[in-house]
Context: one part of a larger RNA
RNA sequence: UUAUGUUGAAGGAACUCGGCAAAAUAACUUCGUAACUUUGGAAUAAGAAGUAUCCUUAAUGGAUGACACAUAAUAGGGGGUAGCGACUGUUUAACAAAAACACAGGACUCUGCUAAAUCGUAAGAUGACGUAUAGGGUCUGACACCUGCCCGGUGCUGAUAGGUGAAAAAAUAAUGUGCAAGCUUUAUUUAUAAACCCCAGUAAACGGCGGCCGUAACCAUAACGGUCCUAAGGUAGCGAAAUUCCUUGGCGGGUAAGUUCCGUCCUGCACGAAUGGUGUAACGACUUCCCUACUGUCUCCAACAUAAAUUCU
Numbered sequence: 001u002u003a004u005g006u007u008g009a010a011g012g013a014a015c016u017c018g019g020c021a022a023a024a025u026a027a028c029u030u031c032g033u034a035a036c037u038u039u040g041g042a043a044u045a046a047g048a049a050g051u052a053u054c055c056u057u058a059a060u061g062g063a064u065g066a067c068a069c070a071u072a073a074u075a076g077g078g079g080g081u082a083g084c085g086a087c088u089g090u091u092u093a094a095c096a097a098a099a100a101c102a103c104a105g106g107a108c109u110c111u112g113c114u115a116a117a118u119c120g121u122a123a124g125a126u127g128a129c130g131u132a133u134a135g136g137g138u139c140u141g142a143c144a145c146c147u148g149c150c151c152g153g154u155g156c157u158g159a160u161a162g163g164u165g166a167a168a169a170a171a172u173a174a175u176g177u178g179c180a181a182g183c184u185u186u187a188u189u190u191a192u193a194a195a196c197c198c199c200a201g202u203a204a205a206c207g208g209c210g211g212c213c214g215u216a217a218c219c220a221u222a223a224c225g226g227u228c229c230u231a232a233g234g235u236a237g238c239g240a241a242a243u244u245c246c247u248u249g250g251c252g253g254g255u256a257a258g259u260u261c262c263g264u265c266c267u268g269c270a271c272g273a274a275u276g277g278u279g280u281a282a283c284g285a286c287u288u289c290c291c292u293a294c295u296g297u298c299u300c301c302a303a304c305a306u307a308a309a310u311u312c313u
Stems, first nucleotide, its partner, number of pairs: 001308008010299002014297001019294001027051005036041001038142001052064004065069001077292004082287002084284002089101002105140007117126003143279004148209003153206002155202004162197003169190006176183002210228005237271001238268001249265005
């Protein structure tokens, strides 16, 4: 000096990106236990008290010893706020365990059975020894309240009247060849499939959801009006947010002091409704902030033990 431990005056997170690490809590019995809530929970909430040995009783009462009686070891720290995800579960074997995946539930869509879908050149197999309360695909993701407008584009579905639409075919005319039948080549015409155009439907299909100007008897603002454009101009709800550039936005709370945090406002650069919106009890080795307890994390380091390094032999 390093590693692993033990102890520490006064203070007690001042450390630090961050209480990382450590400390503290811990068992049993009795008492006691809030908001909120899906009435199950939350809950071991929180917070208290007791705990040895001996005699004795129905309850109890008494005696004895120690500094210390769950006598060592093993054995939750707790509370509040917000975000995300409902939950238990799954995952990057060997840098990521999560807010990612899954999930029950919801919706759309395909499929009538030799099913759709998938594998295979095929035979055949899975689906399924199932049969629409079944099976496949896609999206969403418990529950509660909801899920607005747009079908112009792209996709899908339907309808087929019309237009476009290939080869093969037929007819007519010519070309080459042949005695001929015929064959060959060229041109024109006829009839013609899917598909496309056209038409309609469809957004829990892919997706999209505006400008400018004026106006109220202080000022300001604009319920209101005008105008241009659009397929339609963003509804409810939420909002400086895991989304806010300007920005450490303004105000309030917490601190002596707060770029974080909580509440509120709305000027949403660039939220928004199953690419789901907003809430939400319970749950989380998730993330944020605060309080309490606790401590060598720190002020500020010290001593000791063990093992090494080091020095001498």
Model confidence (mean pLDDT): 87 of 100. Large-subunit ribosomal RNA, domain IV from Cyanoptyche gloeocystis, 313 nucleotides, folded computationally. NCBI's taxonomy places the organism under Eukaryota, Glaucocystophyceae, Cyanoptyche. RNAcentral holds the full RNA, with entries from ENA. Rfam family: Bacterial large subunit ribosomal RNA. Gene Ontology terms of the family: structural constituent of ribosome and ribosome. It is recorded under the gene name rnl.